[in-house]
Context: one part of a larger RNA
RNA sequence: UUGGGCGUAAAGAGUACGUAGACGGUCUACUAAGUUUGUGGUUAAAUCUCGAAGCUUAACUUCGAGACUGCCAUGAAAACUGAUAGACUAGAGGGUGGAAGAGGUCAACGGAAUUGCCAGUGUAACGGUAAAAUGUGUUAAUAUUGGCAAGAACACCAGAGGCGAAAGCGGUUGACUGGUACACUCCUGACGUUGUUGUACGAAAGCGUGGGUAGCGAAUAGGAUUAGAUACCCUAGUAGUCCACGCCGUAAACGAUGGAUAUUAGUCAUUGGCAGUAUCGACCCUGCCAGUGGCGGUUAAAAAAGCUAACGCAUUAAAUAUCCCGCCUGGGAAGUACGAUCGCAAGAUUAAAACUC
Numbered sequence: 001u002u003g004g005g006c007g008u009a010a011a012g013a014g015u016a017c018g019u020a021g022a023c024g025g026u027c028u029a030c031u032a033a034g035u036u037u038g039u040g041g042u043u044a045a046a047u048c049u050c051g052a053a054g055c056u057u058a059a060c061u062u063c064g065a066g067a068c069u070g071c072c073a074u075g076a077a078a079a080c081u082g083a084u085a086g087a088c089u090a091g092a093g094g095g096u097g098g099a100a101g102a103g104g105u106c107a108a109c110g111g112a113a114u115u116g117c118c119a120g121u122g123u124a125a126c127g128g129u130a131a132a133a134u135g136u137g138u139u140a141a142u143a144u145u146g147g148c149a150a151g152a153a154c155a156c157c158a159g160a161g162g163c164g165a166a167a168g169c170g171g172u173u174g175a176c177u178g179g180u181a182c183a184c185u186c187c188u189g190a191c192g193u194u195g196u197u198g199u200a201c202g203a204a205a206g207c208g209u210g211g212g213u214a215g216c217g218a219a220u221a222g223g224a225u226u227a228g229a230u231a232c233c234c235u236a237g238u239a240g241u242c243c244a245c246g247c248c249g250u251a252a253a254c255g256a257u258g259g260a261u262a263u264u265a266g267u268c269a270u271u272g273g274c275a276g277u278a279u280c281g282a283c284c285c286u287g288c289c290a291g292u293g294g295c296g297g298u299u300a301a302a303a304a305a306g307c308u309a310a311c312g313c314a315u316u317a318a319a320u321a322u323c324c325c326g327c328c329u330g331g332g333a334a335g336u337a338c339g340a341u342c343g344c345a346a347g348a349u350u351a352a353a354a355c356u357c
Stems, first nucleotide, its partner, number of pairs: 003329004007311002012325001014201004021194003025088005031082001033081002035077008048066007091191001092188003095184003099180001103177007110154001114150008125136002162169002206247006215241002220236004258324006266295011306313002330357003339350004
């Protein structure tokens, strides 16, 4: 707990969908719940404020008036919010058209490399390091040629490039499938935004069952290094990494920046679409829409306004505003204990206090 904040000081949930709720475009009519206003009633006394009076004064007491705060009844207003009815098209959705893309799922295929096996050639070394050694090799290695097999990953293209809500996605082809931008302005007619609880997705590691295992490689063994070396380096190497199905639900899940809408100088590059110009046609050039980036240094130019504690941000805002959600409130104890929910477990989520500075 009013307020002030959340890029880096504490603070944006990993991401989306969406229920309740909150908020919500233009016009007309009506209503009068909110709203504004009049009148009446009520709002006990004491208390409070003001003015008097009484105790010698004061405190105190008494009298009168008032105020405060709401509630009820009744009359009026109709701008705004709400309700009802009707209409509109600028938001939103749909349609048509061509377009780009590592978006997703499944299947098939391909070549390079690696390792193993077989065969040939060939002979004493190979491998590894700062240097070595462990290790491999005369039962013929390493090297080289041919063949076979296996698993995993897809050089170049490749880009500050593209797609996706995020996680993420990269050989080729096919099947199925989600989303997006642009053009037309044909249809619906506010159907929108956000979203507690909820639901779904969610890298890597890890777990369960069954496969698979080339390379790499926690653990482990050995060799070195060292005072030691449970490490860094080397030789091996199990789980794992891969596949199917099922869990887990976390990351510096980062732009350390929640989502939506509107407004506010430019310039350069780039991706997609459209229009114009030009052309035999395309490219180029000019403009519009949607995205992705730069405005920095050796270099000619180049961030202005605004914001910020500064750094910096600056039409992809951290500017100017509105709406909705999440979160923070000194450091430690602690993202811990207890309890609860979830999980096979590992653990995850929720989440304190004593004490201490």